[in-house]
Molecule: RNase P RNA; transfer RNA
Organism: Pseudomonadota bacterium
RNA sequence: UCGGGUGGCCGGAUGGCCGCUCCCGCGCGAGCGGGGGAGGAAAGUCCGGGCUCCACGGAAACACGGUGCCGGGUAACGCCCGGCGGGGGCGACCCCAGGGAAAGUGCCACAGAGAGCAGACCGCCCGCCGGGGCCGCGAGGCCUGCGGGCAAGGGUGAAAGGGUGCGGUAAGAGCGCACCGCGUCUCCGGCAACGGAGGCGGCACGGCAAACCCCACCGGGAGCAAGACCGGAUAGGAGCGGGCGCGCUGCGGCGCGGGCCGGUUUCCGGGCCGACCGCUCGGGUAGGUCGCGUGAGGCGCGCGGUGACGCGCGUCCCAGAGGAAUGGCCAUCCCCGGGAGCGAUCCCGGGACAGAACCCGGCUUACAGGCCACCCGCAGGU
RNA sequence: UGCCGGGUCAUCUAAUGGUAGGAUAGUGGACUCUGAAUCCACUCAUCUUGGUUCGAAUCCAAGCCCGGCAG
Numbered sequence: 001u002c003g004g005g006u007g008g009c010c011g012g013a014u015g016g017c018c019g020c021u022c023c024c025g026c027g028c029g030a031g032c033g034g035g036g037g038a039g040g041a042a043a044g045u046c047c048g049g050g051c052u053c054c055a056c057g058g059a060a061a062c063a064c065g066g067u068g069c070c071g072g073g074u075a076a077c078g079c080c081c082g083g084c085g086g087g088g089g090c091g092a093c094c095c096c097a098g099g100g101a102a103a104g105u106g107c108c109a110c111a112g113a114g115a116g117c118a119g120a121c122c123g124c125c126c127g128c129c130g131g132g133g134c135c136g137c138g139a140g141g142c143c144u145g146c147g148g149g150c151a152a153g154g155g156u157g158a159a160a161g162g163g164u165g166c167g168g169u170a171a172g173a174g175c176g177c178a179c180c181g182c183g184u185c186u187c188c189g190g191c192a193a194c195g196g197a198g199g200c201g202g203c204a205c206g207g208c209a210a211a212c213c214c215c216a217c218c219g220g221g222a223g224c225a226a227g228a229c230c231g232g233a234u235a236g237g238a239g240c241g242g243g244c245g246c247g248c249u250g251c252g253g254c255g256c257g258g259g260c261c262g263g264u265u266u267c268c269g270g271g272c273c274g275a276c277c278g279c280u281c282g283g284g285u286a287g288g289u290c291g292c293g294u295g296a297g298g299c300g301c302g303c304g305g306u307g308a309c310g311c312g313c314g315u316c317c318c319a320g321a322g323g324a325a326u327g328g329c330c331a332u333c334c335c336c337g338g339g340a341g342c343g344a345u346c347c348c349g350g351g352a353c354a355g356a357a358c359c360c361g362g363c364u365u366a367c368a369g370g371c372c373a374c375c376c377g378c379a380g381g382u
Numbered sequence: 383u384g385c386c387g388g389g390u391c392a393u394c395u396a397a398u399g400g401u402a403g404g405a406u407a408g409u410g411g412a413c414u415c416u417g418a419a420u421c422c423a424c425u426c427a428u429c430u431u432g433g434u435u436c437g438a439a440u441c442c443a444a445g446c447c448c449g450g451c452a453g
Stems, first nucleotide, its partner, number of pairs: 001379001002377009012333007020037007039353001043364002046362005051223004064219005069083005084098001085096004099214002104212002106208003121154002123150006131144005162180006181203001182201008227290004237281006244257005261274005297316008334351007383452007392406004400436001408424005429445005
């Protein structure tokens, strides 16, 4: 230099003019002056909290949902840090929902002989008082039937009941042995996950829990359109029904007796309206204020810690709208692309993703271009 | 703004984790004098990307799109 890895940062700059919005001050007012004004993701709404209301004796449990190696951090987390184990890469480094399959249930299609306390198609080997047939002078060779043994090799499959090697055997086989793997016991190191050493076991215990399930831990529900206050309107709205006491009842009512809160009318039996109670229906939704930003807050320094992070000191106040402000133009510079020119340079076009809506901690996703630090290379040069 | 639900041929729908099937539509053919109906054949799909698994439309995660509710 090139190619990579990890972590972090920026994501146009400065000035002028004209606007938008919030706050403060002045002014009767129009307005004037001063100050603040998007993000690393404001996004997706995938997790965890604060806050508010609702429910509930406390607590626990069932159901349901989530998480899942170990230790730590944190208000909390499914996040982060440091380890462990497994896998990938020459390496820096990266990836892993990574508890339990010797509690139980379930599944393992097709293929294949056999798929779960499995199995023999091809094959290898033995026997059939030297099976049978054929060839050969002979030693022997080839084909084939029946009965057994075997699981080495072939074949099927994602997966075939340890692997490699030697011995052994009729052929074989953990049948025996060595090493590796696995299981188990003891000791040692480590807080632990786990690692190391030694002994024993001759292999039993296939895979799947992002299948049911078991174990451990966590979780009450809803969400600022939560919720609170003030004011106005329909409107003291419309419709239907009811009234007191006693008795009966087949629970639907019926009978007897008594009564009339206010107004109005009357032919004096009563009727209508209102008030009260019950049921049903309807109206409004572009009203205002709070919640609403001093917070698990930002920056700097120091200390502790491998680190996430914690502690202390100093300093700063930094958007708060309500269909919703944060914009436009010009100049100079920066970056990118294209063109012209031998060149200095000039001309044209462009400046990513995206935009707060109660707030905070994470994760994930989108992002033109660029910068910094450390590290790696069986790439090249000196 | 918040909270929910759902994505399979052009359309409507099926599918225990094991070859994605059916109907309508489309194309071609048969039948017919022609058209329809009928019959036969063909074409067309699991929203995208990863992961778990021997194997994913199905299980899990992230993203994209569509729809609904709340004054």